Source information: Predicted 3D model of a 73-nucleotide RNA (transfer RNA) from Trichonephila clavipes. Model confidence (mean pLDDT): 80 of 100. Its Rfam family is "tRNA". By type it is a transfer RNA. From the family's description: Transfer RNA (tRNA) molecules are approximately 80 nucleotides in length.

[in-house]
RNA sequence: GUCUCUGUAGUGCAAUGGAUAGCGCGUUGGACUUAUAAUCCAAUGGUCAUGAGUUCGAAUCCCACUUGAGAUG
Numbered sequence: 001g002u003c004u005c006u007g008u009a010g011u012g013c014a015a016u017g018g019a020u021a022g023c024g025c026g027u028u029g030g031a032c033u034u035a036u037a038a039u040c041c042a043a044u045g046g047u048c049a050u051g052a053g054u055u056c057g058a059a060u061c062c063c064a065c066u067u068g069a070g071a072u073g
Base pairs, nucleotide, nucleotide: 001072002071003070004069005068007066010025011024012023013022018056026044027043028042029041030040031039050064051063053061
């Protein structure tokens, strides 16, 4: 250089083109306990890397750019 995959909440990951973008962990509050842990309940948190396009509708499809990983020479 070329090709493939990848980027979504603080973190690890989901999500047939149909919408309020979810789950675990975490954090905060409460219940329980003499107390802590464990358990239970609730809350919290997102420019879906970035820009542009297609579509009635895009995290998802196209293009550009960029992060990380791999293959190749």